[in-house]
Parts: sequence; C1' cells; structure tokens
RNA sequence: UCUUCGGGGUGAGGUGUAAUUCCUAACCGGCGGUAUAGUCCGCGACCUGCAUGAUGCAGCUGAACUGGUGACUUGUAUGUAUGACGAGAAUUCCAGUACCGACAGUUAAAGUCUGGAUGAGAGAAGA
Repeated sequence: UCUUCGGGGUGAGGUGUAAUUCCUAACCGGCGGUAUAGUCCGCGACCUGCAUGAUGCAGCUGAACUGGUGACUUGUAUGUAUGACGAGAAUUCCAGUACCGACAGUUAAAGUCUGGAUGAGAGAAGA
C1' cells in the first nucleotide's frame, strides 16, 4: 500500500379500536487490554460543535454486587521435597441475585420491528 472479514436478540400469554413499543414473561451482548468481561480500563458506533476536496479535530457517551475457587505473585525456615506453612490474588471462572442498552419512524411509549445502513467502524486475518 492492497484484499477479505468485521453485531446479536420478543417465542408464549394479557389489555386494547390499535402495541413484536404497555403488562406478565422471553431473548441478546461489537473491538483491544487484563485470569476467560454487556457492567473494570480503553476504543468504536450514535449524537453535538468547528473546520473540510477527501475528511479531520474537539465534545458527549449506559449498567454489579455477594459468596466460593485460585491461574499467578510473594513471604518464612529445623527447607531442596515439582515439598510444608502463611499472605495476596478474577467486578472476567463457578454459584446466587441484580442492572444496562444512540437517533428517526410507528393506528400505542421499542436494546430486540422498520429506517439512515448494500453505510461507517474499533479491529482481525492475509498478500
């Protein structure tokens, strides 16, 4: 520099003229880091402002606790045994109980339907 890839989800029931939008209940989880993460840290997306040939810069940006385990780190000496005893160690694992989700549209309020979007993109792989 080029190529390819790069987001999932309302089943069932209730009310109603009307709802996949309300109620009961169900379901989903982008990318990098770190002990394996929707909730930690950072990034992307949406939105706002400024400038612009492309696009760039700045801003904005949701939500987790309790218990257990112990990869790993480390201390000690009457120790050299892949040993003993002790300390720390996962908001990621296991168990339980919670919580969160841009904008526009809609016969009725949307994380899940339709649309901007056959878009953009953190980034991943390859040449």